[in-house]
RNA sequence: ACAUUAGCCAAGUGGUAAGGCAGAGGAUUGCAAAUCCUUUAUCAUUGGUUCAAUUCCAAUAUGU
Numbered sequence: 001a002c003a004u005u006a007g008c009c010a011a012g013u014g015g016u017a018a019g020g021c022a023g024a025g026g027a028u029u030g031c032a033a034a035u036c037c038u039u040u041a042u043c044a045u046u047g048g049u050u051c052a053a054u055u056c057c058a059a060u061a062u063g064u
Stems, first nucleotide, its partner, number of pairs: 001064004007021003015051001023039005044060005
């Protein structure tokens, strides 16, 4: 100096968190595979600013 968001990858730069992989349940199938549907987030921690914070500020922790 940079990074930290689901089990993993990853978008989101003030108005309450997309997507993919994996997992679970279901549909389909003679059984499977493939396909389709549904489902999983207190955003590293603690404070502050704000009507409202993943987002801005400070400290701390971990990694490079």